This is a predicted complex of two RNAs, RNase P RNA and transfer RNA, with 437 nucleotides together.

[in-house]
């Protein structure tokens, strides 16, 4: 000096004019005046909870759903720190994922490949041992000998039985890799390093674990598939819910009218009143020192702040170039409460405080 | 303000639980048929599976976060 990575914060300041909700004032009203008025996400509603109805004695299975490494803090949500794995980054660091897959078990893996889970055999290697041909030979028999028949073995050839997975080829994945030994050829077949996995001893850590060293030839992937184990969960949601309570309807009561008069009871219909229960409209509460119930928290104008851009340059430089001041133009986000509080994820113009990486130049 | 639910060719669905060419139907083009349309018959185009990322050898499907539309509650 330039690019970045973490963490934290801040996310315009002040005056005027005009304008909106709540509250107190004052005033006959109009309307005056004083105070108060969004955010880290108020969003998404992914979690958890306060609160409220409904079920329930309590306490269990079963069914469904969720979570899963360790300490620690908290309320079981989630934070910090750490610990294995696996991605990305030159690095700072970022990011996923965490019981169990060799002893509960099941499924899956398309195409392509011979073979895809207690695997196979298409080129290939091999053919030890069996077979087949064929060679020189022992030996025996046909009295020697040529020739012929039998018999033992070596040697050569075939690739039939057969053996083998090193090599090739298929595939995303081919039963752990390199080397040596071995072998008829070859293979954890045997051995020595390495990966991994189980076990045993010994240290370290509280602990997930993690270092050393033995010893077992034990050696595929997917549980963000079913499924086991271990733990957790009644449902619903302020439009939840109380409270008060017009009108119509309905129950009672008094009067009054009819039922040939009269008294008393009862039915009816209609009328006027009062009462009564439930509960609409429709008001309160729940609901808040922001706060409605169609939803307010703004607009405009000066200056000040802040970042880009451009242009004019004091002034550093040998050149490239850098660059105080100054003018001019832009631009200052994401967004906006509705019962309430606690974390998560998302979005977000720029800035400022700390700690760190990289890369070039100077000492 | 809460609860719920779907985004797959132009449209109207299926496939997802249980991962492995993504398919019907209609509509559109081409041809036969027929004087000619229409019906019908054969063929064939059209699809980033709303979007990013993860798991996995492979994602419409499985997990997470986002977007947008519908639907119910006084």
């Nucleotide at each position: 000096u330039g690019a970045g990575c973490c963490g934290g914060u801040c996310g315009g300041g002040u005056g005027g004019c005009c304008g909106c909700g709540g509250c107190g004032c004052c005033g006959g009203g109009a309307g005056g005046c004083g105070u108060c008025g969004a955010g880290g996400a108020a969003a998404g509603u992914c979690c958890g909870g306060a609160c409220u109805c409904c079920a329930c004695a309590g306490g269990g299975c079963a069914a469904g759903g969720g979570u899963g490494c360790u300490g620690g803090c908290g309320a079981g949500a989630g934070c910090c720190a750490g610990g294995a794995c696996g991605g990305g980054g030159u690095g700072a660091c970022c990011u996923g994922c965490c019981g169990g897959u060799u002893c509960a078990g099941g499924g899956c893996a398309a195409c392509a490949g011979a073979g895809a889970g207690c695997a196979g055999a298409c080129c290939g290697c091999c053919g030890a041992u069996g077979g087949c041909g064929g060679g020189a030979c022992u030996c025996c028999g046909g009295u020697c000998c040529a020739c012929c028949g039998g018999u033992g073995g070596c040697c050569c050839g075939c690739a039939c039985a057969g053996g083998c997975a090193a090599g090739g080829g298929u595939g995303a994945a081919a039963c752990g890799g390199u080397g040596c030994g071995g072998u008829a050829a070859g293979a954890g077949c045997g051995c020595a390093c390495c990966a991994g996995c189980g076990u045993c001893g010994g240290g370290g850590g509280c602990g997930a674990c993690c270092c050393c060293g033995g010893c077992g030839g034990c050696u595929g992937g997917c549980a963000a598939c079913c499924c086991c184990c271990a733990c957790c969960c009644g449902g619903a949601g302020c439009a939840a819910g109380g409270c008060c309570a017009a009108g119509c309807a309905g129950g009672g009561g008094a009067c009054g009218c009819u039922g040939g008069c009269c008294c008393g009871g009862c039915a009816c219909a209609u009328g006027u009143c009062c009462c009564c229960a439930g509960g609409u409209a429709g008001g309160c509460c729940g609901c808040a020192c922001a706060g409605a119930u169609g939803g307010a928290u703004g607009g405009c104008c000066a200056c000040c702040g802040g970042g880009g851009c451009g242009g004019u340059g004091a002034c550093c430089a040998c050149c490239a170039g850098g660059g105080a001041a100054c003018c001019g133009c832009c631009c200052c986000a994401c967004a906006g409460a509705a019962u309430c509080c606690g974390g998560c994820u998302u979005a977000c113009a720029g800035g400022c405080c700390g700690g760190c990486u990289c890369a070039c130049c100077g000492u | 303000c809460g609860g719920g639910g779907a985004g797959u060719g132009g449209c109207g669905c299926a496939g997802c639980c249980a991962g492995g060419u993504a398919g019907c139907g209609c509509a559109c083009g081409u041809g036969c048929u027929u004087u000619g349309g229409g019906a019908g018959c054969a063929c064939g185009c059209g699809g980033u599976c709303g979007g990013g990322a993860g798991u996995u050898c492979a994602a419409a499907u499985c997990u997470c976060c986002c977007c947008u539309c519908c639907c119910c509650g006084a």
Rfam match: Bacterial RNase P class A. About the family: Ribonuclease P (RNase P) is a ubiquitous endoribonuclease, found in archaea, bacteria and eukarya as well as chloroplasts and mitochondria. The coordinates come from a structure-prediction model, not an experiment, and the mean pLDDT is 77.